[in-house]
Molecule: c-di-GMP-I riboswitch aptamer
Organism: Deltaproteobacteria bacterium
RNA sequence: CCACCGAAAAGGUGAAAUCCGGGCAACCGGAUGGCACAAAGCCACCUGCCCGUUUUCCGGGUGGAGGGGCUGCCGAA
Numbered sequence: 001c002c003a004c005c006g007a008a009a010a011g012g013u014g015a016a017a018u019c020c021g022g023g024c025a026a027c028c029g030g031a032u033g034g035c036a037c038a039a040a041g042c043c044a045c046c047u048g049c050c051c052g053u054u055u056u057c058c059g060g061g062u063g064g065a066g067g068g069g070c071u072g073c074c075g076a077a
Stems, first nucleotide, its partner, number of pairs: 005075002012037002017032006035064001041070003045067003048062005
């Protein structure tokens, strides 16, 4: 230094709910809030699930569903 792994430490993120806003919707953004998370950081490539305006041969969403890719803090056994 790298990999596996996840004790400790320093931190980090922010579920549901409520309010405001956007959207046909799924859902998203902000505030409060804090369920939980060692990648719950990012990516819609594959699968799954969810939505449907003027459509369902298509478009959209979900990364806190799985896989995969990229990046990352610390360093005990």